[in-house]
RNA sequence: GGGCCUGUAGUCGACCGGCUAAGACGCUUGUCUUACACACAAGAGAUACGAGGUUCGAUUCCUCGCAGGCCCA
Numbered sequence: 001g002g003g004c005c006u007g008u009a010g011u012c013g014a015c016c017g018g019c020u021a022a023g024a025c026g027c028u029u030g031u032c033u034u035a036c037a038c039a040c041a042a043g044a045g046a047u048a049c050g051a052g053g054u055u056c057g058a059u060u061c062c063u064c065g066c067a068g069g070c071c072c073a
Stems, first nucleotide, its partner, number of pairs: 001072007010025003018056001027043005049065005
């Protein structure tokens, strides 16, 4: 320098054009316990890497950029 892939709550990770985006772990509160843990119940937390475009409508498609990974040179 060229090509490909990925980017969603603290972490992992679904949805994949159509209501204010699942789940698990973690976190908070309560019950239980002498207490902690476990268990059970409830709750908070992401407008989806950034900016444009297409569309009635985008996290989902397209373009550019940014970050990470792999391959080639």